[in-house]
RNA sequence: CGCGGGGUAGAGCAGUGGCAGCUCGUCGGGCUCAUAACCCGGAGGUCGGAGGUUCGAGUCCUCCCCCCGCUA
Numbered sequence: 001c002g003c004g005g006g007g008u009a010g011a012g013c014a015g016u017g018g019c020a021g022c023u024c025g026u027c028g029g030g031c032u033c034a035u036a037a038c039c040c041g042g043a044g045g046u047c048g049g050a051g052g053u054u055c056g057a058g059u060c061c062u063c064c065c066c067c068c069g070c071u072a
Base pairs, nucleotide, nucleotide: 002070003069004068005067006066007065010024011023012022013021018055026042027041028040029039030038048064049063050062051061052060
């Protein structure tokens, strides 16, 4: 240089072009003599960046950045 996979909440991951979600964590409350477990509720996301297509893009197209692997 070329090819493939990936980038979405603090972590791990889902997400038919139509309200961005799950588990854990975290915060508040309940339960308990107390802690853990368990139950209820909340906060936390410019979906890697910039353009394009579309009424509408996390999703489709183009370019760029980063990570992993393959090839020479």
Predicted 3D model of a 72-nucleotide RNA (transfer RNA) from a Patescibacteria group bacterium. Its mean pLDDT, the model's own confidence on a scale to 100, is 84. The sequence was found in a public genome assembly.